RNA sequence: GGAAUCUCAUGGGGGUGCCCCGUCGGGCUGAGAGGCGUUCCGCCAACUCCUUGAACCUGCACCGGGUCAUGCCGGCGAAGGAAAUGAGACCGUGAGCACA
Numbered sequence: 001g002g003a004a005u006c007u008c009a010u011g012g013g014g015g016u017g018c019c020c021c022g023u024c025g026g027g028c029u030g031a032g033a034g035g036c037g038u039u040c041c042g043c044c045a046a047c048u049c050c051u052u053g054a055a056c057c058u059g060c061a062c063c064g065g066g067u068c069a070u071g072c073c074g075g076c077g078a079a080g081g082a083a084a085u086g087a088g089a090c091c092g093u094g095a096g097c098a099c100a
Base pairs, nucleotide, nucleotide: 001091002090005089006088007087008086009085010084011050012049013048014047017028018027019026020025034044035043036042037041056081057080058079062075063074064073065072
């Protein structure tokens, strides 16, 4: 001095769907489909993401494929939005001193 990556500290962002069942509960995909309450909102937990930004939202009650069904898969997407600072590990370079 620093591209990428990792760790730590504190802070912040986000989603919680589909199907079966009288209920308990069970199944699918996924990192995550959870709990409580004064209930469509709030709080908490886990998970995940924080501009190097596909975490997540809009477009989208979209298009193609597939499924019992669903953003299940792909397109859309070099689209439009979207939340961070510090320290260390690590890497590179220069000067001085000492030794050989």
This is a predicted structure of a 100-nucleotide RNA (TPP riboswitch aptamer (THI element)) from a Hyphomicrobiaceae bacterium.
Model confidence (mean pLDDT): 78 of 100.